[in-house]
């Protein structure tokens, strides 16, 4: 020092506060009556962002170089740019699993500048499936499953 092989570990976050009140229980001779309970779903509004990659800019470090606020390298940073993932559906299929195919969401303005899909400043939009008073945040499948990180074996040069 590289491919391949095998094993270990790790690998997602998130309604603060207000309103409304299906609906449930009770009381009441009865009412379109009264307490009480009642939505992280609705309404306001609150709050979150897996992974690889890219990255005129910022940042945190390391070397050269000796004043050009330079040159080189090493991390770091995008939910809406480029793809991965998980779910869903086909195809294999006796079963499981693995492999293939197909589907699966969201950005604009303005500023710097040669250059902006990433920076800066503003406005906005997205978020499987099954339960449930409609759910990106609650509960389930799921002590799963994964994209990939990190490390070690033995073997080879």
């Nucleotide at each position: 020092g590289g491919a391949a092989u095998u094993c270990u570990u790790c690998g997602g976050g998130g309604c603060a506060g207000g309103g409304u009140g299906a609906u449930a229980u009770g009381a009441g001779a009865g009412a379109u009556u009264c307490a009480u309970a009642g939505a992280u779903u609705c309404c306001c509004g609150a709050c979150c962002g897996a992974c690889g990659g890219u990255g005129a800019u910022u940042c945190c470090g390391g070397c050269c170089g000796a004043u050009g606020u330079g040159g080189c390298u090493g991390g770091a940073a995008a939910g809406u740019c480029c793809g991965u993932g998980a779910g869903c559906c086909g195809c294999c299929c006796g079963c499981a699993g693995u492999g293939c195919g197909g589907c699966u969401g969201a950005u604009c303005c303005g500023g710097u500048g040669a250059g902006a899909a990433u920076c800066c400043g503003g406005a906005a939009c997205c978020g499987a499936c099954a339960g449930u008073a409609u759910a990106g945040u609650c509960u389930g499948g799921a002590u799963g499953a994964g994209a990939g990180a990190a490390g070690a074996a033995a073997g080879c040069g």